Context: one part of a larger RNA
RNA sequence: UGACGGGGGCCCGCACAAGCAGUGGAUUAUGUGGUUUAAUUCGAUGCAACGCGAAGAACCUUACCAAGGUUUGACAUACUCAGAAUUCUCCAGAAAUGGAUUAGUGCCAGCAAUGGAACUGAGAUACAGGUGGUGCAUGGCUGUCGUCAGCUCGUGCGUUGACGUGUAUGGUUAAGUCCUGCAACGAGCGCAACCCUCGUCUUUAGUUAAUAUCUCUAAAGAGACUGCCAGCGUAAGCUGGAGGAAGGUGAGGAUGACGUCAAGUCAGCAUGCCCCUUACAUCUUGGGCUACACACGUAAUACAAUGGUUGGGACAAUCAGAAGCGAUCCUGCGAAGGCUAGCGAAUCUGUUAAACUCAACCUCAGUUCGGAUUGCAGGCUGCAACUCGCCUGCAUGAAGUCGGAAUUGCUAGUAAUCGCCAAUCAGCUAUGUGGCGGUGAAUACGUUCCCGGGCCUUGUACA
Numbered sequence: 001u002g003a004c005g006g007g008g009g010c011c012c013g014c015a016c017a018a019g020c021a022g023u024g025g026a027u028u029a030u031g032u033g034g035u036u037u038a039a040u041u042c043g044a045u046g047c048a049a050c051g052c053g054a055a056g057a058a059c060c061u062u063a064c065c066a067a068g069g070u071u072u073g074a075c076a077u078a079c080u081c082a083g084a085a086u087u088c089u090c091c092a093g094a095a096a097u098g099g100a101u102u103a104g105u106g107c108c109a110g111c112a113a114u115g116g117a118a119c120u121g122a123g124a125u126a127c128a129g130g131u132g133g134u135g136c137a138u139g140g141c142u143g144u145c146g147u148c149a150g151c152u153c154g155u156g157c158g159u160u161g162a163c164g165u166g167u168a169u170g171g172u173u174a175a176g177u178c179c180u181g182c183a184a185c186g187a188g189c190g191c192a193a194c195c196c197u198c199g200u201c202u203u204u205a206g207u208u209a210a211u212a213u214c215u216c217u218a219a220a221g222a223g224a225c226u227g228c229c230a231g232c233g234u235a236a237g238c239u240g241g242a243g244g245a246a247g248g249u250g251a252g253g254a255u256g257a258c259g260u261c262a263a264g265u266c267a268g269c270a271u272g273c274c275c276c277u278u279a280c281a282u283c284u285u286g287g288g289c290u291a292c293a294c295a296c297g298u299a300a301u302a303c304a305a306u307g308g309u310u311g312g313g314a315c316a317a318u319c320a321g322a323a324g325c326g327a328u329c330c331u332g333c334g335a336a337g338g339c340u341a342g343c344g345a346a347u348c349u350g351u352u353a354a355a356c357u358c359a360a361c362c363u364c365a366g367u368u369c370g371g372a373u374u375g376c377a378g379g380c381u382g383c384a385a386c387u388c389g390c391c392u393g394c395a396u397g398a399a400g401u402c403g404g405a406a407u408u409g410c411u412a413g414u415a416a417u418c419g420c421c422a423a424u425c426a427g428c429u430a431u432g433u434g435g436c437g438g439u440g441a442a443u444a445c446g447u448u449c450c451c452g453g454g455c456c457u458u459g460u461a462c463a
Base pairs, nucleotide, nucleotide: 001463002462003460004459005458007457008456009455010454011453012452013451015447016446019410020409021408022407023406026301027300028299029298030297031296032295033294034292035291042053043052064287065286066285067284068283069282070281073127077126078125079123080122081121082120083119086103089100090099091098092097107116108115109114129276130275132274133273134272138270139269140265141264142263143261145259150189151188152187153186154185155184156165157164158163170179171178195253196252197251198250200222201221202220203219204218205217206216225247228241229240230239231238232237303403307362308361309360310359311358312357313356319350320349321348324343325342329338330337331336369400374395375394376393377392378391379390380389416439417438418437419436420435421434422433
C1' cells in the first nucleotide's frame, strides 16, 4: 500500500421488511448429471453452466459409430497432354463409384496455321486437408463485479524510503454531483449531458381516398431550466406551492472507467507451437446425437364455480409476404384439398385477437374439472416420416383436491393475467427465444437482522 475480520462509524441496492404471484408435490416439454451404448459428437459447471453455443438433429446439418470406397485428393495455386462446355441411354451396386454408349460445337485474337479465357478428363510434384491438441502460448469477441462511483496523471509539497497529498474535514447528490474548507494547483478516463424511442403543442407535406378539420403517417421546430413564489441554509441544495401534457434524472433504451476472475471461447473467425499425411484427410449408405432403474435446473398445463361448456356481440399493436402471402367460391365433421382474384404492399393477403360482455346449462363430484397415455381412421411437408415429424376426427380418460425443509421474481402501466407477430424454417419436437399490444393491482412502518456494494477508521502471525 492492499486484502481480510463472527472490529467500529456513515450510506446505498426488491438486500431485508411490507405485499402480490410463484418454484419445491403431479403430468408433460426441454437442458444437464449419471448410467447404458458400436456411437449415444464436442463445448458450457457456484453466483456469472444446465429452454446455454443450437434463430429449427428424419437425410443433409454432423463434427460420433458400423460398413463400403478414394489417395495431388471434396477445396486452392502452379506444370504437361488431350478434349469446348454440355447432353442421352443402359449394366453392376445400398449409394459413393465403376463400366459401356449417344448427340454436340460455342467465346476472344488471327487470312490461315495456331494461340488465349473458362470448363472437363489423364499424369507428375510442390502441396492441399484436419470441428486433431494446447483458451495455462495468443488476437478478436464475450460474461462478471456493475451503470457500482470510482480509477489515474503532470507539476508542487511532505517522507531516508515504500509512498502520501491532490481524492482527508463539514454539508449535499442517483453520482469523485456540487458547495465549503484545505500544501496543494490543474488535467484525463468514468458520472451527467450530447444520440434514439415514448408523452404535449406548433409548422410543413401527404400517397394508397367519398372526405382528410381531427385521428394517422413523417420531417422540422417549441417545451423543463429548480426558470418563478414561500420557508430553511454561508453556499451547494432541500421541503412545499403555482402554472403546465410533463417537475426536479419526466419514462424507457443505447452507452459498461482502471481493473478482477491464468473466467469463457483454438468448434464462429484468425493464429504460434505440437501432432496426423493410403489417414486424425475425404466420399457414400445406414445408424446415433431422440437410449433410460434414477437425480437436478428451467418452463408449459392443471388441480376448478373469480370456473368449464355451447351459442350470439365488441375493441388492438408490432410484424411478415414472390420458388412468397394467398382472399372469395366449391368439397370435406375437421386437418386440408380444388379453381383462382389481388398484392413486391398505409392499397392486396396473413387477420375472425383473446381475456371481456350477453344468454343458457353444469352445482362441488376426481366431476360437463384435468388432460397424460393408448387404439383406430385420416391430412400435410418432403427422394424418404420404422428408428425419429407435425396436424385432424372418433374412442380411451392417468396423475393431480394448491404442494415438506427450503427458495425465486417484482416498486407502476410494474407484478399478475390475456391473446397476437417474427426470426430460424421444405416440414417440425416452439410449452423456447425476441418483440407487440389488451385488462391491470397490492405494499414499502422502517434499516435491527441476512446478502452484495461504496467511503472513512481500527487490528493483523496474510501478500
A computed fold for a 463-nucleotide part of an RNA from Chlamydomonas priscui, annotated as small-subunit ribosomal RNA, 3' major domain. Model confidence (mean pLDDT): 81 of 100. Its Rfam family is "Bacterial small subunit ribosomal RNA". The gene name in the source record is rrnS. The organism belongs to Chlamydomonas, within Eukaryota.